[in-house]
RNA sequence: GGUGAUCUGGAUGAGUUGGUUAAAUCACCGGACUGAAAAUCCGGCAAUCCAGGUUCGAUUCCUGGGGUCACCA
Repeated sequence: GGUGAUCUGGAUGAGUUGGUUAAAUCACCGGACUGAAAAUCCGGCAAUCCAGGUUCGAUUCCUGGGGUCACCA
């Protein structure tokens, strides 16, 4: 340099053949329980890489940019 894949909460990670309301687990916060912890239970918190385009509507489709990974040179 070329080709392909991928990017979703603090972390891992699903999903959306475009349709108000984006899972789950861990972490964190509050509470219950306990003599106190741990474990367990209940509740809460928090996200679609960026900029355009298409569309009534984009996390999803298209283009460009950026990050990461793999292969080729």

A computed fold for a 73-nucleotide RNA from a Chitinophagaceae bacterium, annotated as transfer RNA. The RNAcentral record of the sequence draws on ENA. It matches the Rfam family "tRNA". Gene Ontology term of the family: triplet codon-amino acid adaptor activity.